[in-house]
Molecule: Bacterial RNase P class A
Organism: soil metagenome
RNA sequence: UCCGGGCGAUCGCGGGCGUCCUGAGCUUGUUGAAGGGCGUCCGAGGAAAGUCCGCGCUCCACAGAGCACGGUGCCGGGCAACACCCGGGCGGGGUAACCCGCGGAUAGGGCCACAGAAAAGAACCGCCCGAGGGUCGAAUACAGCGCAGUUCGCUUCGGCGAGACCACGUGGUGCUUUGACUCUCGGGUAAGGGUGAAAAGGUGGUGUAAGAGACCACCGGCGCCGGCAGCAAUGCCGACGGCCAGGCAACCCCCACCGGGAGCAAGGCCAAGCAGGAGCGAAGUCCUUCGGGACGGGGAGCAGCUCGCUCUCCUCGAGCUCCGGGUCGGCCGCUCGAGCCCGGCCGCGAGGUUGGGUCCAGAUAGAUGAUCGCCCAGGUGGUGUAUGUCGGUCGGCUCUGCCGUUUCGAAACUGCCCACUGGACAGAACGCGGCUUACAGGAUGAC
Numbered sequence: 001u002c003c004g005g006g007c008g009a010u011c012g013c014g015g016g017c018g019u020c021c022u023g024a025g026c027u028u029g030u031u032g033a034a035g036g037g038c039g040u041c042c043g044a045g046g047a048a049a050g051u052c053c054g055c056g057c058u059c060c061a062c063a064g065a066g067c068a069c070g071g072u073g074c075c076g077g078g079c080a081a082c083a084c085c086c087g088g089g090c091g092g093g094g095u096a097a098c099c100c101g102c103g104g105a106u107a108g109g110g111c112c113a114c115a116g117a118a119a120a121g122a123a124c125c126g127c128c129c130g131a132g133g134g135u136c137g138a139a140u141a142c143a144g145c146g147c148a149g150u151u152c153g154c155u156u157c158g159g160c161g162a163g164a165c166c167a168c169g170u171g172g173u174g175c176u177u178u179g180a181c182u183c184u185c186g187g188g189u190a191a192g193g194g195u196g197a198a199a200a201g202g203u204g205g206u207g208u209a210a211g212a213g214a215c216c217a218c219c220g221g222c223g224c225c226g227g228c229a230g231c232a233a234u235g236c237c238g239a240c241g242g243c244c245a246g247g248c249a250a251c252c253c254c255c256a257c258c259g260g261g262a263g264c265a266a267g268g269c270c271a272a273g274c275a276g277g278a279g280c281g282a283a284g285u286c287c288u289u290c291g292g293g294a295c296g297g298g299g300a301g302c303a304g305c306u307c308g309c310u311c312u313c314c315u316c317g318a319g320c321u322c323c324g325g326g327u328c329g330g331c332c333g334c335u336c337g338a339g340c341c342c343g344g345c346c347g348c349g350a351g352g353u354u355g356g357g358u359c360c361a362g363a364u365a366g367a368u369g370a371u372c373g374c375c376c377a378g379g380u381g382g383u384g385u386a387u388g389u390c391g392g393u394c395g396g397c398u399c400u401g402c403c404g405u406u407u408c409g410a411a412a413c414u415g416c417c418c419a420c421u422g423g424a425c426a427g428a429a430c431g432c433g434g435c436u437u438a439c440a441g442g443a444u445g446a447c
Stems, first nucleotide, its partner, number of pairs: 001443003005375007013043010025031001026029001045425001049436002052434005057263004069259005074088005089102005103254002108252002110248003124193002126189014141173002144170003149165001151162004201219006220244002222241002225238005267332004276323005284295004296314007339358008376423001378421005384416003388413001389410004394404004
């Protein structure tokens, strides 16, 4: 990408046409509603499904423009139209065939789970600078104590006492300086650590208190300008700007384009019954407990006619005729259509155009089914079978092996045979173009 069981027999169902029969009704006919028999032709799908898009068709609404709302969203083409298809562009994935994505995040707002100091104009740790405190050490100054020496006085000449100076030892205090560690505060820093899907370009240098596109070189990205190619999306080349500050628009939003609403239960035609309107329209009398009854008359039905029977009415309106809307019901819409099949030409293609052929369900509670036979894929089994195959054997040869008019065996594979089994998802309801979803099994092609 395509197919998605085949052939036949019997019984049955829906529809068209032909023919025959029955036959409602009426204007009584060369009329024919409806039903039946026979013959003949046709009778679900690739998705008829979901009803998600787009149209035709129908009814309703409608000056124009804007707002609101909804939809679409790289570029070009196809188409009746499209959220479809084709070709191209860019990005991502894949070895590849191929698959997936697509306006704007520099208009503005909003949001970014968990973790993390922080999710957008970031200081938690770390690094650096400054201020203050604490602990420890060193230097320095001073008071106290111990003690040696020196001086003076006394002396029993052994020493004792006093003052000053001072070496040393001990411990303390204060201040200053300085070092180490630590705490607090203020500030700098985006190098480093840590968290995360994502942390504010990368590498190297200059620089600095420490650092940093702060600056420089190269690389990557973005923007802008110019040139070239292309219908365009876009690509390539050059120059410039330190611009490098993330993501989400299926959150609002911005930009461009498109869009009236409801649907075949759309909508139209005919039209029992009941109710409504208009017209035509008959005869009353007596009794009554006021419910009705008797006689008479009108109308309808039964029947070929009369009688008869049944129902009903007698002016408070039976019955008949007509009118408008319209229920049950019926008909149309309804299936010949952006149709299907084959070929030519144009186009890379979607597709367009042209010639020929062909007719292919129209049901309305809803037909398209059931049984049997023979096949076809497929599945399972077999102590079936074999010039296949495999293992030996024999022979030959150009001898790691190969070949065969040898022969014995095996049953894993393969073919044949036999038995059993065996076909999914699903089903029209106005039609068409797409998308999506479901699907046993098979065929073909590409990698």